This is a predicted structure of a 406-nucleotide RNA (Bacterial RNase P class A) from Streptomyces canus.
RNA sequence: CGAGCCGGGCGGACGGCCGCGUGAAGUCCCACAGGGGCCUUCCCGAGGAACGUCCGGGCUCCACAGGGCAGGGUGAUGGCUAACGGCCACCCGGGGUGACCCGCGGGAAAGUGCCACAGAAAACAAACCGCCGGGGACCUCGGUCCUCGGUAAGGGUGAAACGGCGGUGUAAGAGACCACCAGUGCCCAGGGCGACCUGAGCAGCUAGGUAAACCCCACCCGGAGCAAGGUCAAAAGGAGCGGCCGUAAAAGGCUGCUCUGCGGGGACGUUCGAGGGCUGCCCGCCCGAGUCCCCGGGUAGACCGCACGAGACCGGCGGCAACGCCGGUCCUAGAUGGAUGGCCGUCUCCCCGGCCGCCGCGAGGCGGUUGGGUGACAGAACCCGGCGUACAGCCCGACUCGUCUG
Numbered sequence: 001c002g003a004g005c006c007g008g009g010c011g012g013a014c015g016g017c018c019g020c021g022u023g024a025a026g027u028c029c030c031a032c033a034g035g036g037g038c039c040u041u042c043c044c045g046a047g048g049a050a051c052g053u054c055c056g057g058g059c060u061c062c063a064c065a066g067g068g069c070a071g072g073g074u075g076a077u078g079g080c081u082a083a084c085g086g087c088c089a090c091c092c093g094g095g096g097u098g099a100c101c102c103g104c105g106g107g108a109a110a111g112u113g114c115c116a117c118a119g120a121a122a123a124c125a126a127a128c129c130g131c132c133g134g135g136g137a138c139c140u141c142g143g144u145c146c147u148c149g150g151u152a153a154g155g156g157u158g159a160a161a162c163g164g165c166g167g168u169g170u171a172a173g174a175g176a177c178c179a180c181c182a183g184u185g186c187c188c189a190g191g192g193c194g195a196c197c198u199g200a201g202c203a204g205c206u207a208g209g210u211a212a213a214c215c216c217c218a219c220c221c222g223g224a225g226c227a228a229g230g231u232c233a234a235a236a237g238g239a240g241c242g243g244c245c246g247u248a249a250a251a252g253g254c255u256g257c258u259c260u261g262c263g264g265g266g267a268c269g270u271u272c273g274a275g276g277g278c279u280g281c282c283c284g285c286c287c288g289a290g291u292c293c294c295c296g297g298g299u300a301g302a303c304c305g306c307a308c309g310a311g312a313c314c315g316g317c318g319g320c321a322a323c324g325c326c327g328g329u330c331c332u333a334g335a336u337g338g339a340u341g342g343c344c345g346u347c348u349c350c351c352c353g354g355c356c357g358c359c360g361c362g363a364g365g366c367g368g369u370u371g372g373g374u375g376a377c378a379g380a381a382c383c384c385g386g387c388g389u390a391c392a393g394c395c396c397g398a399c400u401c402g403u404c405u406g
Base pairs, nucleotide, nucleotide: 001402002401003400004399006397007396008395009394010393012347013346014345015344016343017342018341020045021044023042024041025040026039028037029036030035047377051388052387054386055385056384057383058382059225060224061223062222066283067282068281069280071221072220073219074218075217077089078088079087080086091105092103093102094101095100106216107215111214112213113210114209115208128155129154130151131150132149133148134147135146136145137144138143163181164180166178167177168176182206184203185202186201188199189198190197191196229304230303231302232301237260238259239258240257241256242255243254244253245252262296263295264294265293266292267291268290275287276286277285278284311330312329313328314327315326316325317324318323350373351372352371353370354369355368356367357366358365359364
C1' cells in the first nucleotide's frame, strides 16, 4: 500500500421567528358529581431499528386449581439470564492458505417409508462382461459352441455396490488366513467440571444413505390477552324511606335521598340442577337461581390501567467471556383522528470539479479557497429481554493474508 475477516459507534449541529403535546407552578373566570376554561413561566417530548409479530417474560383475568390425551417447542457440553428457540465459552463435524464462518449437532441394531436414471443388483440385494472346473460336440490342434457346477478378487453402471492395501492360499477366487491401516465393540492409563482428546492392548472381520421423511427417546409448555382488566356517571323502569299537595280516610300527584338496573311474549329450570367455568377433548372438580330465544327501547360519556423500570449513565472489583456484585448520579414522551412542525441564516459530514501552497521518485497525501450536488431506513400507543429484516453516507478498533521498502 492492497485485499479480507470480526466487533463497536454516528447517522446532523448552532442561532432566531412563528406554531404544537404532557406535567408542574401562578393569576383570573365558570361551575358545585367528577371538575373545566383563558393567559404567563419552567422541565421534558420518537428509534437503532419505533418495522416484522417470529420467540420469551412482566402485568391482568379465568381461578382456590387436579389428572390424562391431543397439540406445540427444544436437542453436543458447561455457564449467563426473570425466561427463551437468546447470549458466552468450548467439543465434534464441514468450509477456508488464514483471521474466521457454518451446523434443525440424541437414535438407522424398535418399526415403516424413500434413494430418479443408469446398472446384474440400491439392503435378509445380486451375476451383465468375465475367471475356473466337469461333461458333450466341432476342430485349421491356437481354439469355438452348448450344458452343469464354483466364484464375486478383475471390468462396466452410478452420488453411493457388504472395508482398503500388500501377501499366503486356491482349480479359479474370497478376511478363508496373515501383517499394516480405517471403522466397530470391549478393557486400561493420562488430561479435562463436561461434551471429548491423547496413548496402549484385545477381539471379531465390517452392521449403505436419508429422521430439515413418518417415527422413537430425553427435557420443557395451563389459557386468553391492554380491544387484558377496573372505577364513576347516564338512561328507560322498579323498590324502600322521608317531605309537600290532596282526601272524612284513601286513591292519586310532585319532589329529595338510598338501593337496583329497561318493557312485553315464550321455552326450560330452582338441589331429582336449566345454565356457566376450568379458553382443544375426556375424567374430575367448582359456581349456580335463574338461564336462553323473539320483538321493541336506552346508553356509547369521564377516569384508571398509563410509565420508578428484570431502568439509564459513570466508576471500582470478580470472571477468558456472556454477565454479576458494590458505590455514586439521574428521572428522560404518554397521545386517544392521535402532539414534537414550518421558515430563515451560519456551519459541519459526504460526492464531483477548479486554483494555490507544502510533503513525496512516483502513485498519491495534507492544508487553504471556490463552484455545484446529495443527505438513508424510517414514527411510539401497556412495558421489557431477544431474534429477523431495512439503511444514502461515514468514523473507530482488533486480527489475517499478499506485495514493497527500511
It is recorded under the gene name rnpB.
The organism belongs to Streptomyces, within Bacteria.
The model forms 97% of the base pairs in the Rfam consensus.
It matches the Rfam family "Bacterial RNase P class A". It is annotated as a ribozyme.